The RNA shown here (small-subunit ribosomal RNA) has 1482 nucleotides and comes from a metagenome. RNAcentral holds the sequence, with entries from SILVA.
RNA sequence: AGAGUUUGAUCCUGGCUCAGGAUGAACGCUAGCGGCAGGCCUAACACAUGCAAGUCGAGGGGUAACGGGGGUUGCUUGCAACCCGCCGACGACCGGCGCACGGGUGCGUAACGCGUAUACAAUCUACCUUGUACAGGGGAAUAGCCCAGGGAAACUUGGAUUAAUGCCCCAUGCCAUCAUUUUACAGCAUUGUAGUAUGAUGAAAGAUUUAUCGGUACAAGAUGAGCAUGCGUCCCAUUAGCUAGUUGGUAUGGUAACGGCAUACCAAGGCAACGAUGGGUAGGGGCCCUGAGAGGGGGAUCCCCCACACUGGUACUGAGACACGGACCAGACUCCUACGGGAGGCAGCAGUGAGGAAUAUUGGACAAUGGGCGCAAGCCUGAUCCAGCCAUGCCGCGUGCAGGAAGACUGCCCUAUGGGUUGUAAACUGCUUUUUUACGGGAAGAAACGCCCCCACGUGUGGGGGUUUGACGGUACCGUGGGAAUAAGCAUCGGCUAACUCCGUGCCAGCAGCCGCGGUAAUACGGAGGAUGCAAGCGUUAUCCGGAAUCAUUGGGUUUAAAGGGUCCGUAGGCGGGCAAUUAAGUCAGGGGUGAAAGUCUACGGCUCAACCGUAGGACUGCCCUUGAUACUGGUUGUCUUGAAUCGUUGUGAAGUGAUUAGAAUAAGUAGUGUAGCGGUGAAAUGCAUAGAUAUUACUUAGAAUACCGAUUGCGAAGGCAGAUCACUAACAACGUAUUGACGCUGAGGGACGAAAGCGUGGGGAGCGAACAGGAUUAGAUACCCUGGUAGUCCACGCCGUAAACGAUGGAUACUAGCUGUCCGACCUUCGGGUUGGGUGGCCAAGCGAAAGUGAUAAGUAUCCCACCUGGGGAGUACGUUCGCAAGAAUGAAACUCAAAGGAAUUGACGGGGGCCCGCACAAGCGGUGGAGCAUGUGGUUUAAUUCGAUGAUACGCGAGGAACCUUACCAGGGCUUAAAUGCAGCCGGACAGGUGUGGAAACACGCCCUCCUUCGGGCCUGCUGCAAGGUGCUGCAUGGUUGUCGUCAGCUCGUGCCGUGAGGUGUCAGGUUAAGUCCUAUAACGAGCGCAACCCCUGCCGUUAGUUGCCAGCAUGUAAAGAUGGGAACUCUAACGGGACUGCCGGUGCAAACCGUGAGGAAGGUGGGGAUGACGUCAAAUCAUCACGGCCCUUACGUCCUGGGCUACACACGUGCUACAAUGGCCGGUACAGAGGGCAGCCACCCCGCAAGGGGGAGCGAAUCCUUAAAACCGGUCUCAGUUCGGAUCGGGGUCUGCAACUCGGCCCCGUGAAGCUGGAAUCGCUAGUAAUCGGAUAUCAGCCAUGAUCCGGUGAAUACGUUCCCGGGCCUUGUACACACCGCCCGUCAAGCCAUGGAAGUCGGGGGUACCUGAAGUCGGUGACCGCAAGGAGCUGCCUAGGGUAAGACCGAUAACUGGGGCUAAGUCGAAACAAGGUA
Repeated sequence: AGAGUUUGAUCCUGGCUCAGGAUGAACGCUAGCGGCAGGCCUAACACAUGCAAGUCGAGGGGUAACGGGGGUUGCUUGCAACCCGCCGACGACCGGCGCACGGGUGCGUAACGCGUAUACAAUCUACCUUGUACAGGGGAAUAGCCCAGGGAAACUUGGAUUAAUGCCCCAUGCCAUCAUUUUACAGCAUUGUAGUAUGAUGAAAGAUUUAUCGGUACAAGAUGAGCAUGCGUCCCAUUAGCUAGUUGGUAUGGUAACGGCAUACCAAGGCAACGAUGGGUAGGGGCCCUGAGAGGGGGAUCCCCCACACUGGUACUGAGACACGGACCAGACUCCUACGGGAGGCAGCAGUGAGGAAUAUUGGACAAUGGGCGCAAGCCUGAUCCAGCCAUGCCGCGUGCAGGAAGACUGCCCUAUGGGUUGUAAACUGCUUUUUUACGGGAAGAAACGCCCCCACGUGUGGGGGUUUGACGGUACCGUGGGAAUAAGCAUCGGCUAACUCCGUGCCAGCAGCCGCGGUAAUACGGAGGAUGCAAGCGUUAUCCGGAAUCAUUGGGUUUAAAGGGUCCGUAGGCGGGCAAUUAAGUCAGGGGUGAAAGUCUACGGCUCAACCGUAGGACUGCCCUUGAUACUGGUUGUCUUGAAUCGUUGUGAAGUGAUUAGAAUAAGUAGUGUAGCGGUGAAAUGCAUAGAUAUUACUUAGAAUACCGAUUGCGAAGGCAGAUCACUAACAACGUAUUGACGCUGAGGGACGAAAGCGUGGGGAGCGAACAGGAUUAGAUACCCUGGUAGUCCACGCCGUAAACGAUGGAUACUAGCUGUCCGACCUUCGGGUUGGGUGGCCAAGCGAAAGUGAUAAGUAUCCCACCUGGGGAGUACGUUCGCAAGAAUGAAACUCAAAGGAAUUGACGGGGGCCCGCACAAGCGGUGGAGCAUGUGGUUUAAUUCGAUGAUACGCGAGGAACCUUACCAGGGCUUAAAUGCAGCCGGACAGGUGUGGAAACACGCCCUCCUUCGGGCCUGCUGCAAGGUGCUGCAUGGUUGUCGUCAGCUCGUGCCGUGAGGUGUCAGGUUAAGUCCUAUAACGAGCGCAACCCCUGCCGUUAGUUGCCAGCAUGUAAAGAUGGGAACUCUAACGGGACUGCCGGUGCAAACCGUGAGGAAGGUGGGGAUGACGUCAAAUCAUCACGGCCCUUACGUCCUGGGCUACACACGUGCUACAAUGGCCGGUACAGAGGGCAGCCACCCCGCAAGGGGGAGCGAAUCCUUAAAACCGGUCUCAGUUCGGAUCGGGGUCUGCAACUCGGCCCCGUGAAGCUGGAAUCGCUAGUAAUCGGAUAUCAGCCAUGAUCCGGUGAAUACGUUCCCGGGCCUUGUACACACCGCCCGUCAAGCCAUGGAAGUCGGGGGUACCUGAAGUCGGUGACCGCAAGGAGCUGCCUAGGGUAAGACCGAUAACUGGGGCUAAGUCGAAACAAGGUA
């Protein structure tokens, strides 16, 4: 110090989450030791039991218990009983002091309660210290004890007697208080201090060991307390008004003291937006946690203050209380009871129950520190000091150290004959002994008081020495012996965040702080191995701060992300021009006081270190007082003119209000002309019209709005304002050496204005037009369109008070480069224009901004004031309140829920957006498909099986370029368990092989016959064993390879540079051009790569070389004919190498590229034609069944062998084809012309047989040599429009060939049979030239063939293209977008279902507080007091007040409720299609 998370990616805004620290914690797993701390946060809930406040006999009367002494008795010489207060002592009692401290808790309290600083001239203070003075005399009681009584008890009544340091009276009076008189001084207003004189009132206590301790009055101090004041001290305004003793005065009372503290009277005040009152919550501070700090959060332990003591009230005593372990009363609760009455208060220490996630021992000691009492010894002390329990926290220590590689075994992992890791880890060797254990030693804390001795001063103090005292504790610590011996876990390992693999699981089980993992290869679940982090702990949960600049003072924002009020006026408030003087409040400086201690920080020191503790310092940022300074701010005074206002002059405008008035248009009415339609729409219909519409002419009437001018025009605060004229009102601008003299700016509350719609009353109503009606559209159409049409729109008056009231930009002032328009003025002018003031626009610099953008009219630079924002949804909703006639407006939440919501820009994709362009895409043509029969493939169905795959384009004559068996993967049945191949090792057998027989469907099983070589080792063969199989089983969504498609479309990228915060852009865009990102020009781009083109092959022309098997012009031979022969090398051809074509030339257009031309030349002309060639990528496209391969699965079977069957089924549907429907034809006869291939288990000439398929002979040829009839065509004949001499399906019969075998299930031939079909609906396919169409030929596969398929080859050989509006596909540019799985996208609302929280609600239940009335305990005070007392006084009675109780009404808060409202979240529900593109009606 940051990180993760919105997106395809980016920048920003913004929330959520994490890493850190902390805790009085709790929970889970684990646990060796010690030190120091801490330990009911919940029920201020209830408490059994014990202890927590006593002490003084040196105050007193005394003697219940104990000890001693004395006496008496019983008497076993030592016990027992009794007596004596004689002594030590001492229960109870009187008295003194203490009990108001110490200890606990945090209920209440928002307060002078606390903190801080002052004040008391308005006060008190026991014990303590100092000082002065004093203590004389007298009296009456009372407890106890004793006697008698009541009661269960607690307790209590009566009588008698008695003491005091208890009580009372008298005296004294320094002195105190009060009254009166008076003097001096002082101050802070009332006044204070000191003094004089007179009067009044008020004291005392003794004990005793003779040394002391006490007593009284006054003054002072110290300590403690009280009261008052300034400042500070939580949340809610959905709490805005509160207050009758209330505010003040006078008088009196009361108090220690001031005071409405209380009472009477008088006055009517007091508090409050600087937050009164009310409600909620809460003890406050020192401090603690966090943070860089400012802040935020907290208020355990320790210290200070406050409050409380079962709840409420009350006083008494006392120096001090309205009193935790005191009293009285009331209430609730618990306990005892003899039912008549009584007792009690752990929020003291332990402890119990309860509550709770959760918090300890019914311990020891007064040794130390401190407290109370006492002269003291001493007693008391759950304060305190210690111990116990708890890893609750902090700190420290240990669980060993060194060596040790065969890098052992196991485990785990991998590419598995081998490696890696666990891991120097272990074993093993050596060393050490903290800790543990055993034994031994053994502290400090102790100094005092007291006692003894000594010294000093001098008579009770100080100092010194000695002696005495330890709960903890035989503890800390030290020593000796033994022995690695006694001691490691927890969490995590996808990213954030350090740490990775295997197995299991298969959107299951589960994980998760956020993002998110899991649907068969999970580093995210569970286990294991390994690793990482911390460590006697580790994780989780909860809470707080931090990160969060995410409430922003330090230190944020408001055009579009949340956020500027609709506008103006103006109150309080905030802020405010120049100069001078004065003051000194703010401000600054010096000094003083205070800011407790502890804590934090620094230094040093003590426990072996540390935690912890001690000493010292610093700090405590604050408050108060005082002395100065005076620049700035403030106050006061004076003055100035530039801010502001006023005045004058000249102007300006759709500024406002009222009145008057004009023309066009529309509608209606009347009259005329006129006739069949009008109107409306995408098309129609409703509607109007023969009762005369529409159209047209004339006149009349009505209401509303003002064409042209008219414009980034003007005016107004905004809303808004438009024919013309007049009246009234306001504003603005400029000019002016005019006037005032800071009079200013902003503006919470408040007020005024405020579009449209809406409301009220009364008018008005032409047109338009919510609602409504009808007609269309549609699946529907409560819409869009059409025909009508009511409110309304208009006027007057009154409400409403909201808008995307927008520049989505508050107001004011100042400053900060320019260019160019325009409106209204002033001045100048050469009449072109210029200067200047104010307004209104455009473009841009710097700057700013997330960017878009803004840019003197700022969103720049600054100042002042106001308003507003703080994630999305819930929600501008609910409740409450205010306003309103209502509609509604204003103010304005929470529960719950999500991890996003959002802004700007980028790249794509898409659009029923736009522009440009291309393609047999359309159009123009030719021929088909779709109808028939058949062939073939697919779907479906069927089946034991009909094996599998391919499924829009891009599956369907596809894998298959050849299913009768085989193939074959499928089915049925029968068998086998290692078949084939290879190698190694071992063993057995002798041949093995072969022939043959039986059973069987075969595989197979069981027999018979025959049978080697040898160097004697063996060779060879077979079998067996072991090691290595096999799978067309699954996953093409784990893969390689291969392929299809977009698409032979023109695109896809890179380097450097430049632009941008960035994604990214530029280049690749623009203008032309091209088949083309082809090329040219321009250009912040310049180049390059993969594609295009070219290079390659075939073909078209020519040349050169070569001349057999091919060729034959000329020469010759020869035949019926024939390159058959000699020969030739010209031609054709063959097959190698070259040439040729490049817009090269000409003309035109153009800057160029290029295009155009029936151009020339040329075999070929603008890519000559065809092929091969397929960029980056897309479709999780296809293929695990070509092959390969990861993982999973089967192993007497999912492997393998065999026979038979199936893949060929058949109601049907589709695709692709063949043959046809005929005369451009069929049939018969005759006559021509190819190219490219193939051939030895082959092609087969020729001859014979057969009608033929074919058969039998038989040359040639491994092929430019031999074999392989081309057909359409052409010539002639016939048929004559018909289901035919068309068509050939189907079926019957007979043959032939291949093959082990043609039944399921082959081909071919012959004879017979002779179906549908007469040109094909909607729809749809191919093709632009040697193409379509048509004709035949060949080949692969192959025994044969279901081939009409596929792939090649040649023959004959067209028509048409105006053109790009439309359909489809594609390319480029641009635009919008809420899409990015990318429109087959996204997404809204009702309804239905489940869950959750919440509002309303007849009511029901509960709570706190207030008001009124009634009643009213204890108690203070007042009155009375015939009774008691000598008296003081008291009992009693009574009055006021009051806790509590009761009654009544109303308000508030909470819980709950039939029913009801909306909201949120949910799986793939229903209905529609509202938004995002022009989202199909912006």
Rfam family: Bacterial small subunit ribosomal RNA. Rfam links the family to the GO terms structural constituent of ribosome and ribosome.